[in-house]
RNA sequence: GGAUAGAGGUGCGGUGCUCAUGCGUACCACAAAAUAAGGCCAGGCAGCCGUUUUGUGGGAGAGGGUGUACCGCCGAAGAUUGGAAAGCCUGCCUGGGCCAACCACAUCUGGUUUGCAUGGAGAAUAUCCUGUAGACUGUCACGAAUGAGUGGAGCGCUAUCC
Repeated sequence: GGAUAGAGGUGCGGUGCUCAUGCGUACCACAAAAUAAGGCCAGGCAGCCGUUUUGUGGGAGAGGGUGUACCGCCGAAGAUUGGAAAGCCUGCCUGGGCCAACCACAUCUGGUUUGCAUGGAGAAUAUCCUGUAGACUGUCACGAAUGAGUGGAGCGCUAUCC
C1' cells in the first nucleotide's frame, strides 16, 4: 500500500401489515339566499363553468407518527451545493412555477440523547433538518496508577492475509 472480516447501540435506513391522527376537513349531491363580468398560474385560441354564505345527506387521501415482522447495513445515513428532470398546474402553443428518482471522493457530521434557537414540510406542542450548549457512549493519541484527565476525527479504528 492492497484485500478480507468485524466493533460502537434507545445504532442507521427500507418494505409490508396494523393503529391513531389528519377530520366530520378537502370534496360531492340537493335546497335556499346574496351577488358578478368574474374564475380555471400569465398571454393567445378554445373549452368548462360562476362566486360567497347557510342548512341537510354522504365523505376521503397523501405526507408525517405508534406498534410489529422482515430485509439491507456500520458514511450505516443525513444535510448543503451543483447537475438532472419523469410528472403536476383544463386541451394546444409560448412563457413561468413546483418537483420525486438519479449523479458527484464537491463540502460537512463518530453515535445516541436533552434543553434552546433557526429553517422546511406539516393540522400539530408530534416529526424532520441545521446550529448551539450539555450529558452519555465507542475509537485512537497523549497523560496517569496517591490518575479518572486532555485532544483528534469515520478517507477513522480493530483483527487476519498478501
Molecule: Lysine riboswitch aptamer
Organism: uncultured Lawsonibacter sp.